Predicted 3D model of a 74-nucleotide RNA (transfer RNA) from Nesterenkonia marinintestina. Its Rfam family is "tRNA". The family's RNA type in Rfam is transfer RNA. Rfam's curators write: Transfer RNA (tRNA) molecules are approximately 80 nucleotides in length. It was read from a public genome assembly.
RNA sequence: GGCGGUGUAGCUCAGCUGGUUAGAGCGCACGACUCAUAAUCGUGAGGUCGCGGGAUCGAGCCCCGCCACCGCUA
Numbered sequence: 001g002g003c004g005g006u007g008u009a010g011c012u013c014a015g016c017u018g019g020u021u022a023g024a025g026c027g028c029a030c031g032a033c034u035c036a037u038a039a040u041c042g043u044g045a046g047g048u049c050g051c052g053g054g055a056u057c058g059a060g061c062c063c064c065g066c067c068a069c070c071g072c073u074a
Stems, first nucleotide, its partner, number of pairs: 001073007010026004019057001028044005050066005
């Protein structure tokens, strides 16, 4: 250099064929329980969906460019 894959919450990931509110587990905060801690239960916060642009009535999902990481290859 060429080809392919990945990028969504602090972490690991889901999100089907474009459609109404973007989610789960862990973690975090608060509360319940306890003499207390852990465990358990309840509630809650936390997201420019890597960045920019395009097509569409409508994009996490489609198209183009760029960035980062991983793999293969000359």